TPP riboswitch aptamer (THI element) from an uncultured Rhodobacteraceae bacterium, 101 nucleotides, folded computationally. It was read from a public genome assembly, where an Rfam model found it.

């Protein structure tokens, strides 16, 4: 000389699948943080998750392997290609590292 974990605020990003019963409405089961509500619809609202140290989420993908009643259910793909950020507290700190003496 230089921080981090973590927390807060604002802003922004994102997904909402599979199956069964049922005429619809509705009810139930599976996974998950989340599978919600309103609306004819466009869309809006809510919860939840994630925001560059970025597997939230999207693409590849009508992909490959496994499992299941079924499904991105699990694994691979994946050190792939994309993907939404600023401010404050932490910090009147100083572990560690670097430099000087």
């Nucleotide at each position: 000389g230089u921080a981090a974990a973590u927390c807060c605020g604002u802003u922004g990003g994102g997904g909402u699948g599979c199956c069964c019963c049922g005429u619809c409405c509705g009810g139930g089961g599976c996974u998950g943080a989340g599978a919600g509500g309103c609306g004819c619809g466009a869309g809006c609202c809510g919860a939840c998750c994630c925001a560059u140290c970025g597997a939230a989420c999207c693409u590849g993908a009508u992909c490959c392997g496994g499992a299941c009643a079924a499904u991105g259910c699990c694994g691979g793909c994946g050190u792939a290609g994309g993907g939404a950020a600023c401010g404050g507290a932490g910090a009147u700190c100083g572990a560690a590292c670097c430099g000087a003496c």